Transfer RNA from Parcubacteria group bacterium M6-OD1-3, 73 nucleotides, folded computationally. Rfam family: tRNA. Gene Ontology term of the family: triplet codon-amino acid adaptor activity. It is annotated as a transfer RNA. It was read from a public genome assembly. Model confidence (mean pLDDT): 80 of 100.
RNA sequence: GCGCCGUUAGCUCAGUUGGUAGAGCAACAGCCUUUUAAGCUGAUGGUCGGGGGUUCAAAUCCCUCACGGCGCA
Numbered sequence: 001g002c003g004c005c006g007u008u009a010g011c012u013c014a015g016u017u018g019g020u021a022g023a024g025c026a027a028c029a030g031c032c033u034u035u036u037a038a039g040c041u042g043a044u045g046g047u048c049g050g051g052g053g054u055u056c057a058a059a060u061c062c063c064u065c066a067c068g069g070c071g072c073a
Stems, first nucleotide, its partner, number of pairs: 001072007010025004019056001028042004049065005
């Protein structure tokens, strides 16, 4: 330098015909328990890496940049 993959909640990741963003774990509140842990219930939590474009509508399609990984030179 070139190619491919990845970037979504605090963490690990789903989300593939474009149509209101989800799960598990963690943390928080409650129940249970003499207490803790375990278990059960609930609510909270996201500029979907940055910018631009297409579209009535973009996490999703296109361009560009950044970061990480792998391969080639």